[in-house]
């Protein structure tokens, strides 16, 4: 550096309605790096491994800018050219983008233990982290091979 694989999980159950997985009651779910206290764990005592949804950053949705790609399409022009408008796809930059206390152990806790709360784009539909849809899509990154 180059190709190759992989890369998001969740409404049991029971109310009310004509109708909700969407409302109530209650249930479940938690992407990627980074930190990870002097923590756990396992050891050949060199050293390996694991561990934050809400503590730090990044992805995805949207939305603007700039540049370029491709097309309609106006204009000046009978071509050639050259400007403008719209869509369109892709880069880079930028907006925008959710949530944590308390108690315990300590020297020391946002990570550890313990309760106890909280929070989760757009578009669809009886209002939806959990259905369907864009999405056999993009992507943070992993791990391989050369």
């Nucleotide at each position: 550096a180059u190709c190759u694989u992989c890369g998001g999980g969740g409404u049991a159950g029971g109310g009310u309605g004509c109708a909700a997985u969407u409302c109530c009651c209650a249930a479940c779910c938690g992407g990627c790096g980074g930190u990870g206290a002097u923590g756990u764990u396992c050891u050949u005592c060199g050293g390996a491994a694991c561990c934050a949804g809400c503590c730090c950053g990044c992805g995805a949705c949207u939305c603007g800018c700039u540049a370029a790609u491709u097309g309609u399409u106006c204009u000046u022009a009978a071509c050639g050219a050259a400007g403008g408008a719209c869509a369109u796809u892709c880069a880079g930059c930028g907006a925008c983008u959710g949530a944590c206390u308390u108690g315990g152990u300590g020297u020391g806790a946002a990570u550890c233990c313990a309760a106890g709360g909280c929070c989760g784009a757009c578009g669809g539909u009886a209002c939806a982290g959990u259905c369907c849809g864009g999405a056999u899509g993009a992507g943070a990154g992993a791990a391989g091979a050369u």

Model confidence (mean pLDDT): 78 of 100. FMN riboswitch aptamer (RFN element) from Paenibacillus amylolyticus, 146 nucleotides, folded computationally. NCBI's taxonomy places the organism under Bacteria, Bacillati, Bacillota, Paenibacillaceae, Paenibacillus. Of the family's consensus pairs, 100% are formed in the model. The same sequence occurs in records of 2 taxa.